[in-house]
RNA sequence: GAUAGAGGUGCAAUUUUUAAGAGUACAGUUAUUGUGAAGGCACAAUCUGAUAGCUGGAAAGGAGAAAUUGCCGAAGUGUAGAGUAUUGCCAAGUACUGUAUGCUGGGGUUAAACAGAAUAUGUUUAACACUGUCGAGAAUUUCAACAUGAAAUUUUUGAAGGGCUAUC
Numbered sequence: 001g002a003u004a005g006a007g008g009u010g011c012a013a014u015u016u017u018u019a020a021g022a023g024u025a026c027a028g029u030u031a032u033u034g035u036g037a038a039g040g041c042a043c044a045a046u047c048u049g050a051u052a053g054c055u056g057g058a059a060a061g062g063a064g065a066a067a068u069u070g071c072c073g074a075a076g077u078g079u080a081g082a083g084u085a086u087u088g089c090c091a092a093g094u095a096c097u098g099u100a101u102g103c104u105g106g107g108g109u110u111a112a113a114c115a116g117a118a119u120a121u122g123u124u125u126a127a128c129a130c131u132g133u134c135g136a137g138a139a140u141u142u143c144a145a146c147a148u149g150a151a152a153u154u155u156u157u158g159a160a161g162g163g164c165u166a167u168c
Stems, first nucleotide, its partner, number of pairs: 001168005008072001010071009026056008036047002039090003075104006082097005105131002108128008133159011
């Protein structure tokens, strides 16, 4: 350097289905009542708001389950550019794609912040134990035994995946 692997409530994607979203948004109609027009520009002289009753009535993102697929920086995320979509244009916001760079071994619980309709859930930070890898110290057992040592178990402690193990 190449190839193949391991960590387990392991990671991600797709399809089907379920609950919630929600009797919400929205549409129609009746009554009452107003003014309003997302930040800027342009256009138009048009469009329209709010409350209550009745009728009808969604969806997206996110989540659970099952199956399949790809995998072990799997993946997630911060920052800075770029591109596409979103409205007539710009800005802002949101979603997706990709580049550079930084952080995180892994899952869990709790708390806070942000996002979210939500008490679901996700992300980040912190704490707590658990767990896997390698290193260092100690103890016990086994093998070997001149010595050095090797393996397993227990325990203390440190580090990070650009790591670890095996083969070439």
A computed fold for a 168-nucleotide RNA from Carnobacterium alterfunditum, annotated as Lysine riboswitch aptamer. Model confidence (mean pLDDT): 79 of 100. NCBI's taxonomy places the organism under Bacteria, Bacillati, Bacillota, Lactobacillales, Carnobacterium. RNAcentral holds the sequence, with entries from MGnify.